[in-house]
Context: one part of a larger RNA
Molecule: small-subunit ribosomal RNA, 3' major domain
Organism: uncultured bacterium
RNA sequence: UGACGGGGGCCCGCACAAGCGGGAGAGCAUGUUGUUUAAUUAGAGGCAACGAGAAGCACCUCACCUGUGUUUGACAUGUGGGUUUAUCCGGCAGAGAUGUCGUGUCCUUUUGGGAACUCACGCAGGUGGCGCAUGGGUGUUGUCAGCUUGUGUUGUGAGAUGUUGGGUUAAGUCCCGCAAAGAGCGCCACCCUUCUCAUAUGUCCCCAGCACGUUAUGGGGGGGACUUAUAGGAGACCGCGGGGGUCAACUGGGAGGAAGGGGGGGAAGAUGUCAAGUUUUCAUGCCCCAUGUCUCCAGGGGUGCAAACAUGCUACAAUGGUCGGUACAAUGGGCUGCGAGACCGUGAGGUGGAGAUAAUCCAUAAAAGCCGGCAUCAGUUAGGAUGGGGGUCAGCUACUCGCCCCCGUGAAGUUGGAGUCGUUAGUAAUGAUGGAUAAGCAACGCCGCGGUGAAUACGUUCCCGGGCCACGUACA
Numbered sequence: 001u002g003a004c005g006g007g008g009g010c011c012c013g014c015a016c017a018a019g020c021g022g023g024a025g026a027g028c029a030u031g032u033u034g035u036u037u038a039a040u041u042a043g044a045g046g047c048a049a050c051g052a053g054a055a056g057c058a059c060c061u062c063a064c065c066u067g068u069g070u071u072u073g074a075c076a077u078g079u080g081g082g083u084u085u086a087u088c089c090g091g092c093a094g095a096g097a098u099g100u101c102g103u104g105u106c107c108u109u110u111u112g113g114g115a116a117c118u119c120a121c122g123c124a125g126g127u128g129g130c131g132c133a134u135g136g137g138u139g140u141u142g143u144c145a146g147c148u149u150g151u152g153u154u155g156u157g158a159g160a161u162g163u164u165g166g167g168u169u170a171a172g173u174c175c176c177g178c179a180a181a182g183a184g185c186g187c188c189a190c191c192c193u194u195c196u197c198a199u200a201u202g203u204c205c206c207c208a209g210c211a212c213g214u215u216a217u218g219g220g221g222g223g224g225a226c227u228u229a230u231a232g233g234a235g236a237c238c239g240c241g242g243g244g245g246u247c248a249a250c251u252g253g254g255a256g257g258a259a260g261g262g263g264g265g266g267a268a269g270a271u272g273u274c275a276a277g278u279u280u281u282c283a284u285g286c287c288c289c290a291u292g293u294c295u296c297c298a299g300g301g302g303u304g305c306a307a308a309c310a311u312g313c314u315a316c317a318a319u320g321g322u323c324g325g326u327a328c329a330a331u332g333g334g335c336u337g338c339g340a341g342a343c344c345g346u347g348a349g350g351u352g353g354a355g356a357u358a359a360u361c362c363a364u365a366a367a368a369g370c371c372g373g374c375a376u377c378a379g380u381u382a383g384g385a386u387g388g389g390g391g392u393c394a395g396c397u398a399c400u401c402g403c404c405c406c407c408g409u410g411a412a413g414u415u416g417g418a419g420u421c422g423u424u425a426g427u428a429a430u431g432a433u434g435g436a437u438a439a440g441c442a443a444c445g446c447c448g449c450g451g452u453g454a455a456u457a458c459g460u461u462c463c464c465g466g467g468c469c470a471c472g473u474a475c476a
Base pairs, nucleotide, nucleotide: 001476002475003473004472005471008469009468010467011466012465013464015460016459019423020422021421022420026314027313028312029311030310031309032308033307034305035304064300065299066298067297069295073123077122078121079120080119081118082117083116084115089102090101091100092099093098106113107112125289126288128287129286130285134283135282136278138276139274141272146185147184148183149182151180152161153160154159165176166175167174191266192265193264194263196234197233199231200230201229202228205224206223207222210221212219237260240254243251244250303442316416321374322373323372324371325370326369333362334361338355342351343350344349388407389406390405391404393402429452430451433448434447435446
C1' cells in the first nucleotide's frame, strides 16, 4: 500500500421490514443430471450453467451410430502428358450415392480456342485438439461512483498529498475549508421515445358546418375546423414568492402549469476482477488426420426412461363454469405471401378467387368487461392427463418422431413441509393480441403491443450485497 475481521462509525439497494402474487405438493411442456444404448454428437456448471447458445432436431440441418461407396476429391487454383465431348433426355441395375447402355450436341480463320474426362504432381478439406497460445465479440462486479495522471510539496524509501475534513447530492454532484493549483477516463448533458401546445402541409387519413344520395356506410360533391400523420419549433430552469441553511451548495413545501425539482422509459457500461465463457458464428497460431478425423448416400440417433433437479403452463373452482346477446384496442405482418363475400363440412378444413405491392384491401373475432338464462358445493356441467376410434393440413416422406379437429374415455389434484422467488404505479396481478425463426411444427418459449388495474413502505435493529472513513493483523 492492499486484502481480511462472527471489530467500529456514516450511507445506499425490493437487502430486510410492510403489502400483493407466485414457485417448492399434482398433471403436462421444455432444459439438465443420472442411467440405458450401436449411437443416445458436443460444449455451458454458485450468483453470472440448467424454456441458455438453439429466432423452429421427421429427411436436410449433423458434428454421433450402423452400413454401401469414392480418393486431386462435394469446393479453389496452378503445371505437365494423354483423350473427346460434358451438362441434358431416355432405358436397365441398385436402399440411394452411383454404375452402365442408347439418342444427340460448342465456337472457329481448321493452326486452334472454350469445356469435360483421365494420369502424375503442388494442394484442397477437417463442427478434429488446445478459449491455459490468441483476435474479435460477450457475461459479471455494476449504471456501482469510482479509477488515474503531469507539475508542485513531503518522506532515506516503499509511498503520501491532491481523492482527506465540514455540509450536500442519485452521483469524486456541487459549495466551503485545506500544500496543493490543474487535467483525463467515468457521473451529468448532448441522442431516441412518451406526455402538452401553437405553426406549416392534407392523401390512402378526418367529417364540424353546407348541401346530394342510400335499407345502411365519408358513399359521391365539398371542406381541412376537429382527430390524426409528418416536419421543424415552444415548453421545466429551483425560473417566481416565502421558510431553513455558513445566507454557500442545497433542501422541504406553495403558486402558476399538460408536466416540478433527474417528468416516465430506452440506448449508452470507466480503470480493473473472475487464466469467467466462446477455436461449434467468424478470424487465427501450434499440434493432429491425409485409403481418412476428408467427402457422398440410405437408415437410425439427438425425442430412448427406474429416478433426481431447474424453468414454465394448466388446475384444484362460485370474485367461478357453461350457453345466448352486446361494447371498446394497439403494435407489427402480407405477392414462392395475406386472402374477403359466397358455397360444402359438426369441426380441423375444402372449393373458389374479389381486393390490396398497403394510413386504401386482408388476416381481424380483440378477450377479460356489460346484460340475461342454466346447473348449486359435488372429485361436480369444476379439472383436463391418459389411452381407444375416425379425420384434416403443408411436406418426396408423419412408423421410430409433427401440429390440429370430431366422437367417446375421463387420472392426479380440494391451495401445497422445511425453505425460496418476483414486485414501489399505469408497476404487481389479470385478460387478450402481433411478430421473428427455409414447407409444417413440439411455442405453454422468446421479443413486442395495447385493455382492466391494486395494496404497502413505521423504519434501518437484523439477513444479503455494495460505497467511504478510521482501528487491528503473526496474511500478501